A computed fold for a 74-nucleotide RNA from a Planctomycetota bacterium, annotated as transfer RNA. Rfam family: tRNA. By type it is a transfer RNA. From the family's description: Transfer RNA (tRNA) molecules are approximately 80 nucleotides in length. The RNAcentral record of the sequence draws on ENA. Its mean pLDDT, the model's own confidence on a scale to 100, is 82.
[in-house]
RNA sequence: GCCGAUGUAGCUCAGCUGGUUAGAGCGUUGGAUUCAUAACCCGAAGGUCGGCGGUUCGAGUCCGCCCAUCGGCA
Numbered sequence: 001g002c003c004g005a006u007g008u009a010g011c012u013c014a015g016c017u018g019g020u021u022a023g024a025g026c027g028u029u030g031g032a033u034u035c036a037u038a039a040c041c042c043g044a045a046g047g048u049c050g051g052c053g054g055u056u057c058g059a060g061u062c063c064g065c066c067c068a069u070c071g072g073c074a
Base pairs, nucleotide, nucleotide: 001073002072003071004070005069006068007067010026011025012024013023019057028044029043030042031041050066051065052064053063054062
C1' cells in the first nucleotide's frame, strides 16, 4: 500500500427483511432475607449505538469518507 472483519451500558455480547419506548448476562447500587457474610429474591441507575455527512416519512440496521482494533496479502 491492497483486501476483509469488528466497533451498541463499566465488562462480555444480542438486536431478524429499516418501523415507531435500544436489550440480556456479569458488575455497581437500594431493599428484602441472615446474628453476620455469601448465595438466592425484588427494584434502580447507567447508552450522542466509534466520528462526520448522505438516502428515507422513518437509520443501531442502507450508502460515502474518516478513526481505532484484529487478521490476511505484498